[in-house]
Context: one part of a larger RNA
RNA sequence: UGACGGGGGCCCGCACAAGCGGUGGAGCAUGUGGUUUAAUUCGACGCAACGCGAAGAACCUUACCUGGAUUUGACAUCCUCUUGCCACCCUGGAAACAGGGUUUUUUCCGACUUGUCGGAAGAGAGUGACAGGUGCUGCAUGGCUGUCGUCAGCUCGUGUCGUGAGAUGUUGGGUUAAGUCCCGCAACGAGCGCAACCCUUGUCUCUAGUUGCCAGUAUUAAGUUAGGGACUCUAGAGAGACUGCCUCGGUUAACGGGGAGGAAGGUGGGGAUGACGUCAAGUCCUCAUGGCCUUUAUAUCCAGGGCUACACACGUGCUACAAUGGGCUGUACAAAGGGUAGCUAACUCGCGAGAGCACGCCAAUCCCAAAAAACAGUUCUCAGUUCGGAUUGGAGUCUGCAACUCGACUCCAUGAAGUUGGAAUCGCUAGUAAUCGUGGAUCAGCAUGCCACGGUGAAUACGUUCCCGGGCCUUGUACA
Repeated sequence: UGACGGGGGCCCGCACAAGCGGUGGAGCAUGUGGUUUAAUUCGACGCAACGCGAAGAACCUUACCUGGAUUUGACAUCCUCUUGCCACCCUGGAAACAGGGUUUUUUCCGACUUGUCGGAAGAGAGUGACAGGUGCUGCAUGGCUGUCGUCAGCUCGUGUCGUGAGAUGUUGGGUUAAGUCCCGCAACGAGCGCAACCCUUGUCUCUAGUUGCCAGUAUUAAGUUAGGGACUCUAGAGAGACUGCCUCGGUUAACGGGGAGGAAGGUGGGGAUGACGUCAAGUCCUCAUGGCCUUUAUAUCCAGGGCUACACACGUGCUACAAUGGGCUGUACAAAGGGUAGCUAACUCGCGAGAGCACGCCAAUCCCAAAAAACAGUUCUCAGUUCGGAUUGGAGUCUGCAACUCGACUCCAUGAAGUUGGAAUCGCUAGUAAUCGUGGAUCAGCAUGCCACGGUGAAUACGUUCCCGGGCCUUGUACA
C1' cells in the first nucleotide's frame, strides 16, 4: 500500500421488512446429471452451467456409431496431355459408385486464307508440390462475451512531504442518483468514468394530405363515390422543463421541503451507452491464429442408425386442482409485425384438421386477421364433477423423396395423477406485478422456448435492528 475481521462509523440496492403472485407436491414439455448403448457427437458446472451454444436433430444439418466405398482427394493454386459442356439409357448396387452404350460438336477474344491456329472459360486423365482435419492445447493467443456493476470509482502531470515503499491531490464539513456540486484545505490542474449530446414515448405549433381521416353538403349496402384538410393519423421541422418563478430551511453556498403555473417537475418514463481492472471466467466447434498430432486416415463420399434410450436425481417452464369457475349463444374494443419459391379474400365441399376453385396484393391500398380476457343472457350446484386433461385404441389431414425408429394437427372413444403442495426458495415498487390474447425470427413441416406487441390492471413500503451484495472513512493483523 492492499486484502481480510463472527472490529467500529456513515450510506445505498426488491437486500430485509410491508405486500402480491409463484417454484418446491401432480401430469406433461424442455435442459442437465447419472445409467444404458455400436453410438447415445461436443462444449457450458455456485452466483455468472442446466428452454445455455441450438433463431427450430425425420434425411440433410451431424461433428457420433455400423456397414459400403475413395486416396492429389468433397474444396484451392501451379505443371503436362486430351477434349463440346450437359444430358439420357442398360447392368450391378441400399446409395455412393463401378462397368457398358447412345446422342452431340459449346461460348468468348485475337490472327484471319473462312476453316485453321493461338489464348481464355468449362470438362476428363496423370504427376507431385500440396489440399483436408468440428483432431489436442481458451493454461500459447487475437477477436468476441459473461461477471462484479451503470457500482462510483480508476488514474496522471507539476508541486510539496517522506531515507524509502509511498503519501498528498481523491481526506474533512455539507449535499447528490453520482469523485454530483458547494465550502474548507500544500496543493494546483488534467484524463478515463458520472451527467449531457443519441433513439423512443408523453403536450403543442407549423409544413404536407395518399393508400390514411370524415365535421358539414350530397350519395352509398359500405368513407362507397363526389368533395374537404377541420379532426385522427402519418413523418419532417420546431417549441417546451431550466429548480426558470414564489416561499421556508440551510453557511449570503451547494442543495433540500412545500407551492404556483404546466401535457409533463426536479435525471418526466423507457432504451442504447459498461471506466481502471477482477475471475489463467467462457469460447481453438463462428471466425482468425502459434505449437503439437494425423496424411490409403483423425481426410472425403454414401446408406442406415444415433443425438429422441430410461430403475432414478436436479434446474427451467406449461397445464391444472375449479363457481372471481367450466360449457353454450350473442355482442364490442388493440398494438406491433409479416407477405411473390409468398400472404391468400369470397364461394363450394368437409363435424374438423383441411381440400377445390379463384379475386386482390411487391402492400397506410389486398391478405394473414378471429384479438382474447371483458360485457349480456342461459346452464351446471361443490362432486374427482359438465373440474382436470395425461394416457391409450381407432379413423383422418398437411408438409415433405420419405413421418417405423422420430413431425405437427383434427375427429370419435378412453378419462390417469391432481382437492393448493414439507424443509426450503424465486420474481416484482406502477401502467409495474398479476392476468389475457397477438405477431415475428428460425423454418418444407415442427414452439409450453426466445424476441417483440398491445388489452384489463392491483396491493404494499412503518422503517434500516437483522440476512445478502456493494461504496467511503477508520481500526487490528503473526496474511501478500
This is a predicted structure of a 480-nucleotide part of an RNA (small-subunit ribosomal RNA, 3' major domain) from a metagenome.
The coordinates come from a structure-prediction model, not an experiment, and the mean pLDDT is 83.
The full RNA is in RNAcentral, with records from SILVA.